[in-house]
RNA sequence: UGGGUCGGCAAGAUGGUCGCGUCAUCUGCGGUUCCGCAAGGAAGCCCGCGGAUGCCGAGGAACGUCCGGGCUCCACAGGGCAGGGCGGUGGGUAACACCCACCCGGAGCAAUCCGCGAGACAGUGCAACAGAAAGUAAACCGCCCGGGGUCCGCCCCGGGUAAGGGUGAAACGGUGGUGUAAGAGACCACCAGCGAUUCGGGUGACCGAUCGGCUAGGUAAACCUCGCCCGGAGCAAGGUCAGACAGGGAACGUGUGAGGCUGCCCGCCGAGUUCCCGGGUAGACCGCUGGAGGGCUGCGGCAACGUAGUCCCGAGAUAGAUGGCCGUCACCCGAUACCACCCGCAAGGCUGGGAACGGGGACAGAACCCGGCGUACCAGCCGGCCCAUUCG
RNA sequence: GGGGAUGUAGCUUAGUGGUAAAGCCUCAGUCUUCCAAACUGAUGAUGCGAGUUCGAUUCUCGUCAUCCCCU
Numbered sequence: 001u002g003g004g005u006c007g008g009c010a011a012g013a014u015g016g017u018c019g020c021g022u023c024a025u026c027u028g029c030g031g032u033u034c035c036g037c038a039a040g041g042a043a044g045c046c047c048g049c050g051g052a053u054g055c056c057g058a059g060g061a062a063c064g065u066c067c068g069g070g071c072u073c074c075a076c077a078g079g080g081c082a083g084g085g086c087g088g089u090g091g092g093u094a095a096c097a098c099c100c101a102c103c104c105g106g107a108g109c110a111a112u113c114c115g116c117g118a119g120a121c122a123g124u125g126c127a128a129c130a131g132a133a134a135g136u137a138a139a140c141c142g143c144c145c146g147g148g149g150u151c152c153g154c155c156c157c158g159g160g161u162a163a164g165g166g167u168g169a170a171a172c173g174g175u176g177g178u179g180u181a182a183g184a185g186a187c188c189a190c191c192a193g194c195g196a197u198u199c200g201g202g203u204g205a206c207c208g209a210u211c212g213g214c215u216a217g218g219u220a221a222a223c224c225u226c227g228c229c230c231g232g233a234g235c236a237a238g239g240u241c242a243g244a245c246a247g248g249g250a251a252c253g254u255g256u257g258a259g260g261c262u263g264c265c266c267g268c269c270g271a272g273u274u275c276c277c278g279g280g281u282a283g284a285c286c287g288c289u290g291g292a293g294g295g296c297u298g299c300g301g302c303a304a305c306g307u308a309g310u311c312c313c314g315a316g317a318u319a320g321a322u323g324g325c326c327g328u329c330a331c332c333c334g335a336u337a338c339c340a341c342c343c344g345c346a347a348g349g350c351u352g353g354g355a356a357c358g359g360g361g362a363c364a365g366a367a368c369c370c371g372g373c374g375u376a377c378c379a380g381c382c383g384g385c386c387c388a389u390u391c392g
Numbered sequence: 393g394g395g396g397a398u399g400u401a402g403c404u405u406a407g408u409g410g411u412a413a414a415g416c417c418u419c420a421g422u423c424u425u426c427c428a429a430a431c432u433g434a435u436g437a438u439g440c441g442a443g444u445u446c447g448a449u450u451c452u453c454g455u456c457a458u459c460c461c462c463u
Base pairs, nucleotide, nucleotide: 001388002387003386004385005384006383007382008381009380012329013328014327015326016325017324018323020057021056023054024053025052026051027050028049029048030047031046032043033042034041035040059363063374064373066372067371068370069369070368071234072233073232074231078266079265080264081263083230084229085228086227087226088102089101090100091099092098103117104115105114106113107112118225119224123223124222125219126218140165141164142161143160144159145158146157147156148155149154173191174190175189176188177187178186192215194212195211196210198209199208200207201206238286239285240284241283247277248276249275250274251273252272259269260268261267293312294311295310296309297308298307299306300305331360332359333358334357338353339352340351342349343348393462394461395460396459397458398457399456402416403415404414405413410446418434419433420432421431422430439455440454441453442452443451
């Protein structure tokens, strides 16, 4: 310098003006309350509709709603079957399908990345086409032995052989040797794989060594088996207050148990439930935002994370606020005047910088709250590591 | 808020691990004086991205789009 890979940051700043929402303070009108026979006056606790000022006012994904929890109600949540999820090992966590570290397998020269990564000697199933044969294997060609025939080219019959050819994604270990009629783990050496109540290391997955017998195919994101985990519903949960109305009909049921807790059974609760016609209302408040919260520092840990101290906290709408316009600065892109370096006699050319001017700023928006995952995203900035090349 | 289904040629549908099929449409040819009909032939597709498998429309995961149901 070029290429690659991994991680992090940020999601423009500022001013004017118009507008929106919560809260606080002040205030106008009406209601209200008090005084008064009345006219009227007073109070500013409460309610409604307004006005002024001030503070604050979306995100890294608020998104998808794919997982996990908190919270609330239902037996504070029970037993069994069915069903669903997860799946190397150890740890982290409130929990997880998430995260960290390691092991094994695969891709890459490497940094690094990917893996729904238990079990195929429990059982059942599947494997098109090709091929002789596709699963307690199988002789098409070939090789070898014996017998027979022959026109001496070879042919027929019986048997041996999985070493060679050919088919396939896959053919019952691989290479070399011994051996043999030809062959074969039949035997030997090394390698791969399997097993071990052996030895060593590691918490463990696993790794290394030694010994043994001689080969055991694939597929469980096919059924299935094993181990672990999972109760249901969801803030329209749930609770309080205020207000309105008009009942009628059908079905099931009240201990022979409706309905609910789960799809079924047990068990528990225990009187209404469901549908149709008609009528009424469609308001307020709590839940609601300070929480497994965030920043910094110290300590423990390889890390995820934990812990102690200290500091900080800035949306809460309810048809749903957080926006529009105009400036200035910064950033990016395109451009040209111009500047610098190099080459060239020159004309001119290469590279870098760059005013004026023109253009650009994405993906997307809270709705009970958190932890993850996944996806979207204009233009950028910073850092670690690896490879190649050049120079010293 | 909760739940479910679908995506295959221009259109409507088949295909449930093994060469993607049919009808209509389009184009070309034959026939006809010409058109239509008929006959023959051709073009053209698994929404997208990964994974499992020897092999994926089919199985699994993610994503996108459309539709439906309950409240």
This is a predicted complex of two RNAs, RNase P RNA and transfer RNA, with 463 nucleotides together. Its mean pLDDT, the model's own confidence on a scale to 100, is 77.